RNA sequence: AACACAUGCAAGUCGAGGGGCAUCACGAAUAAAGCUUGCUUUCUUUGCUGGCAACCGGCGCACGGGUGAGUAACACGUAUCCAACCUGCCCUUUACUCGGGGAUGAGCCUUUCGAAAGAAAGAUUAAUACCCGAGAGUAUAAUCAUUCCGAAUGGUCUGAUUAUUAAAGGAUUCCGGAAAAGGAUGGGGAUGCGUUCCAUUACGUUGUUGGAUGAGGUAACGGCUCACCAAGCCUUCUCAUGGAUAGGGGUACUGAGAGGAAGGUCCCCCACAUUGGAACUGACACACGGACCAAACUCCUACGGGAGGCCCCAGUGAAGAAUAUUGGGCAAUGGGCGCGAGCCUGAACCAACCAAGGAGCGUGAAAGAUGACUGCCCUAUGGAUUGUAAACUUCUUUUAUAUUACAAUAAAGUGCAAUAAGUAUACUGUUUUGUAUGUAUAAUAUGAAUAAGGAUCGGCUAACUCCGUGCCAGCAGCCGCGGAUAAUACGGAGGAUCCGAGCGUUAUCCGGAUUUAUUGGGUUUAAAGGGAGCGUAGGUGGACUGAUAAGUCAGUUGUGAAAGUUUGCCGCUCACCCGUAAAAUUGCAGUUGAAACUGACAGUCUUGAAUACAGUAGAAGUGGGCAGAAUUCCUGGUGUAUCGGUGAUAUGCUUAGAUAUCAUCAAUAACUCCGAUUGCUAACGCAGCUCACUGGACUGCGACUGACACUGAUGCUCGUGAGUAUGGGUAUCAAUCAGAAUUAGAUACAGUGCUAGUCGUCACAGUAAAAGAUGAAUAGUCGCGGUUUUCGAGAUACAGUAAGCGCACAAGCGAAAGCAUUUAGUAUUCCUCGUGGGGAGUACGGCGGGAACGGUGAUACUCAAAGGAAUUGACGGGGGGCCGCACAAGCGGAGGAACAUGUGGUUUAAUUCGAUGAUACGCGAGGAUCCUUAACUGGGGUUAAAUUGCAGUGGAAAGAUGUGGAAACAUGUUAGUGAGCAAUCGCCGCUGGGAAGGUGAUGCAUGGUUGUAGUCAGCUUGUGCCGUGAGGGGUUGGAUUAAGUGCCAUAACGAGCGCAACCCUUAUAUUUAGUUAGUAACAGGUUAUGGUGAGGACUCUAGAGAGACUGCCGUGGUAAGAUGUGAGGAAGGUGGGGAUGAUGUCAAAUCAGCACGGCCGUUACGUCCGGGGCUACACACGUGUUUCAAUGGGGGGUACAGAAGGCAGGUAGCUGGUGACAGGAUGCUAAUCCCAAAACCCUUUGUCAGUUAGGAUGGAAGUCUGCAACCCGAAUUCGUGAAGCUGGAUUCUCUAGUAAUCGCGCAUCAGCCACGGCGCGGUGAAUACGUUCCCGGGCCUUGUACACCCCGCCCGUCAAGCCGUGGGAGCCGGGGGUACGUGAAGUACGUAACAGAAAGGAGCGUCCUAGGGUAAAACUGGUGACUGGGGC
Repeated sequence: AACACAUGCAAGUCGAGGGGCAUCACGAAUAAAGCUUGCUUUCUUUGCUGGCAACCGGCGCACGGGUGAGUAACACGUAUCCAACCUGCCCUUUACUCGGGGAUGAGCCUUUCGAAAGAAAGAUUAAUACCCGAGAGUAUAAUCAUUCCGAAUGGUCUGAUUAUUAAAGGAUUCCGGAAAAGGAUGGGGAUGCGUUCCAUUACGUUGUUGGAUGAGGUAACGGCUCACCAAGCCUUCUCAUGGAUAGGGGUACUGAGAGGAAGGUCCCCCACAUUGGAACUGACACACGGACCAAACUCCUACGGGAGGCCCCAGUGAAGAAUAUUGGGCAAUGGGCGCGAGCCUGAACCAACCAAGGAGCGUGAAAGAUGACUGCCCUAUGGAUUGUAAACUUCUUUUAUAUUACAAUAAAGUGCAAUAAGUAUACUGUUUUGUAUGUAUAAUAUGAAUAAGGAUCGGCUAACUCCGUGCCAGCAGCCGCGGAUAAUACGGAGGAUCCGAGCGUUAUCCGGAUUUAUUGGGUUUAAAGGGAGCGUAGGUGGACUGAUAAGUCAGUUGUGAAAGUUUGCCGCUCACCCGUAAAAUUGCAGUUGAAACUGACAGUCUUGAAUACAGUAGAAGUGGGCAGAAUUCCUGGUGUAUCGGUGAUAUGCUUAGAUAUCAUCAAUAACUCCGAUUGCUAACGCAGCUCACUGGACUGCGACUGACACUGAUGCUCGUGAGUAUGGGUAUCAAUCAGAAUUAGAUACAGUGCUAGUCGUCACAGUAAAAGAUGAAUAGUCGCGGUUUUCGAGAUACAGUAAGCGCACAAGCGAAAGCAUUUAGUAUUCCUCGUGGGGAGUACGGCGGGAACGGUGAUACUCAAAGGAAUUGACGGGGGGCCGCACAAGCGGAGGAACAUGUGGUUUAAUUCGAUGAUACGCGAGGAUCCUUAACUGGGGUUAAAUUGCAGUGGAAAGAUGUGGAAACAUGUUAGUGAGCAAUCGCCGCUGGGAAGGUGAUGCAUGGUUGUAGUCAGCUUGUGCCGUGAGGGGUUGGAUUAAGUGCCAUAACGAGCGCAACCCUUAUAUUUAGUUAGUAACAGGUUAUGGUGAGGACUCUAGAGAGACUGCCGUGGUAAGAUGUGAGGAAGGUGGGGAUGAUGUCAAAUCAGCACGGCCGUUACGUCCGGGGCUACACACGUGUUUCAAUGGGGGGUACAGAAGGCAGGUAGCUGGUGACAGGAUGCUAAUCCCAAAACCCUUUGUCAGUUAGGAUGGAAGUCUGCAACCCGAAUUCGUGAAGCUGGAUUCUCUAGUAAUCGCGCAUCAGCCACGGCGCGGUGAAUACGUUCCCGGGCCUUGUACACCCCGCCCGUCAAGCCGUGGGAGCCGGGGGUACGUGAAGUACGUAACAGAAAGGAGCGUCCUAGGGUAAAACUGGUGACUGGGGC
């Protein structure tokens, strides 16, 4: 890849222009052969005839066909013009066609050279080839005079003069030739308007701009070319020049339109023909299939030299994601030539290939259900779905296959003949011409016969289930899907949905996107108002009048090619398609009108604007002078030990006299109070007093000008602080720096010093969150109050008016927050700026600057967001207010020791499992020696240890007794033969099949239950209301409460779950009832006792009702409620205690209490048995017990409970034992009997010690339970007598009958590792100033970039990897230009020698030039060691 091309074909034709005759046919003649003697064949001659290769000549070859490289241009489109032009063939008109000539680069012939291509010489010949001559006119051209026209150059009429000219034949008809005029067609030229991007391209240009100068050249105008003169011309209003890209239009696509994007097929125009240049011929070319030269490439060659141009049609290679046959015939349409027949025609018409596009048709139709069977698939196992689908029955035959018949397209033209006296011509008859084609079409026959796929099924988006997989494999347009097991999202299946000879994917364009906004948007906070002013160009602009007609509006004319688009009608069986008519083509130009508006013109006005005059206020500006206080320094006095600084210190200062204090002096900078939402200025900014100069604003008045105005790109000026330069000044303060601190570190915060700087001068710089984050100007628009400064004759008042400065609001606007006469509202004019985030205000380039830097300002790459306002939560070492044994105030502990117990870790065959911050760790477990038991080891059995049916079969069963074995179990012996009249029932064993059994995994699949904050005061809802909405409000505020408790206020009013109350218990009295409880009075009795009669008082028991409600009083309070050493009362403000646990949180705990989904295992992960293990032990932690002693220990004596429990039990009393306990025995099924207190109190002992405290550890002995105390029980007696002398950091409970202390009971349980848990009573304190702090919680408010909610989010370096990009010593290219040499072909011009009869030519020279060479620059691309930052 406008890359290179093998082969064939795409432009020829005319003999009625010509000389001719190679070839073919024919005629004639000669000769020969054969024979049938007039026929055939062969040879030779003859251009006589039909014709005809090459050649001369004419016309054509400039059309048709292809391509889009170049071109940003009069190239294209549209409109106008040529009085500045040409035009072959064609049409019309006028007037002609006379007389001659010589040739030849012809051809043919002869000769020569060459491999070829080809070339040369000689001889000879013709023409419609070429040349010469003649005459005429209304011919052409020029000049002069004249008529008319035109804006002008000029054109035109008539006449005169001068100059210059032509021709050709052929042919039976007819066709040609030459001159002139006109037409038509085609072309050439000029002009207006329109036609891509870049300013990080701003200046460009020397034939450039002009010339009413002159010349050349052209068909024609013109710097088109040349000489001369002048120095112009284009350009940021309309963008010059340069760079990049690109053929333009009609039109096709999209869109409601405006637009956007495109220019393939068809039509018009342009340009090109391997690259570049210049010409010839011709009516037309600077010529695709012509010629010359140069260059590159390819081919042939005898190495001397030659040939070529598919961007024609086919076709080949290459390249590429990708694009067809080396087809048919000129039958039709059209073109060239020809009188014509005709020839040529890869134009065109046909056919082939391609589902590439458009259209039509089919693959069957009707009927058919206990909804058949089978299969796939799902299932709740009943069934559902595939599905009227199939089968079956009845139809049809488009299509297919076979056979037969068979078009239109030929209106036309050709040949022949006839008609007319005859020709052109016309008409008639006849004949002939079809590629597609035996095609379209029609008929007959056969028979549902020959014909269905693709994508999708989470939402957008129509369509759902199962299995597999398990963040894997994979999907995905966007959101997103898939994580060890429940994927409608992956893969498969079934089913469904949408399209259908197609269906999906990818790429591209428009739309949606009002997301570049003219229609039709924005700039307070989302991206976006320039830092501010002055002002140029430009844009816009007050009132009235007149005239005009550029804009504007209306009518009309021309044009806007056809095709296309839209609509009507028509033809192919319909449709696509075609034909026809209309509309539209919104444009441009001409012309006729209108005159409202805008413009330009003329005139006038005063209200916009400016000026004058009279006043007012001000930290407005510039320059000069002056004052006081403070600070620091110097000097002197007083005075003595520190001062200074901080959270606390230290560095620092000071006995050489500081700090402090007094006095005088010096220097520098800044101006207390007044002082204020104050005032002034364009902004930045401006504050002591005073003088001078200067600018602006406002008010009043209404004298003057008469639209002079508003805005404002480029430009100019001003512009905080920091910074730079110069030479000054320097009191204070103070970057950098230094010392000392703080700190893990501290290049910081706080502290001590100190330098630039801070101040003034003359300059530079030109930026700020330069902010009202709000450009300037004008007009209109609800009401109320504050403040500064004016105005009016006079007023310290009131009201009004004008100009400001602020606050709070209505309408309106706004996403909301908010703005709201100082507008972000309603309108107008002008300017700036923005178009997702990051990269980046960076790089490069250019500009400014002395520098620092500033202005302008991107790409690649990367992300799916970034951002605004508001909402609900959560959080905050934010704020306010409240509460809690939260702190504080106290009592006692833990942490140290020993032991008990649980956990971690380690160990082990196993040390079963679970619980792990608060909210696991004396927890599940309220009883692990076996069992429990789930883990380990070994031994058994497999319908099983247990539950429940069914079928078959055998037997009774239950019992007694052996053997083996660790037991389970295995295997024997013996006795015996169930109930019922029977059917049959019950029991045991075996077999089979249902089923069983799992403390296997998943608490992240679940139910139920529980912990937690928390007994904290919260959590919600209906209706109405507010808000675009999320949401808010109610539920907030005030005071109050233990409390969202109640009260008041209130766009809220009610209600619900919580709080409280109702329930239990306890504290008081009453009443009822008195047994097993109790006993005051009366009465008996006992060593003694309510033991007994009796009584129902008391205590007590257990039922009922009562009682407490801030009810009463005082105080203050609106009320709620608070308060009082209030009263009364047993109890006082919830009397004490308990039960009772809102909505939700922690994927909190539990599949091992139980239940349960799907998953897993079934001679085992189920089940039985023996043994060991859960009790291990370098260690660590939690919870407890006992202690360390004198408020105590031991001995002795002696009192007082409550609540429980008890028959496989608790046990009195008695006996024995030191004792645990044993023996025997009484009462008790319980207010009856039993179990039973300790501390306390009294007394005694020892005396501050490792002890008469402490009791671990290990020894001996016996007791009890139990089948069994070895691993591994408890209690008992004797003796042994360890650590430990009150516990570091830290930490826990508790506010009254509480802490502390003392004992008692119960559950579980044969026993018990219980010092644990749950209860009971006895004795019985201390303290609370208070809410600053720690912890936790509720409420209100505030900030937020958090929402997995601060255990959040998140920044930067470094390390590893990847990606693109800037710089870079250089290296390699590219296009364009400049300068200087060289310079082919060729036109033009010039020219003495050569040839020619002449015309003219050859040769030579000059100018120009393609190409090539040399040189120096600029621009632009690639690459590059290394390097910079950026992104993921």

Predicted 3D model of a 1432-nucleotide RNA (small-subunit ribosomal RNA) from an uncultured organism. The prediction has a mean pLDDT of 81.